[in-house]
Transfer RNA from Cavernulicola chilensis, 73 nucleotides, folded computationally. Its mean pLDDT, the model's own confidence on a scale to 100, is 84. It matches the Rfam family "tRNA". It is annotated as a transfer RNA.
RNA sequence: GUUUGGAUAGCUCAGCGGGCAGAGCGAAGCGCUGAAAAUGCUUAGGCCAGUGGUUCAAACCCACUUCCAAACA
Numbered sequence: 001g002u003u004u005g006g007a008u009a010g011c012u013c014a015g016c017g018g019g020c021a022g023a024g025c026g027a028a029g030c031g032c033u034g035a036a037a038a039u040g041c042u043u044a045g046g047c048c049a050g051u052g053g054u055u056c057a058a059a060c061c062c063a064c065u066u067c068c069a070a071a072c073a
Stems, first nucleotide, its partner, number of pairs: 001072007010025004019056001027043004049065005
């Protein structure tokens, strides 16, 4: 340099026939207990890497840019 894959909650990851953004772990609160652990319930936490475009509507489609990984040269 070329090609391919990836970037979504604090962490690990779903969501890729375009139509309200989710799970597990973690955090906070409550219940349970004599007190803890474990367990149960509830809550908070995201403008989906960035910019522009297509569309009635974009995390999802298109272009470019940034970063990460792999292959090739």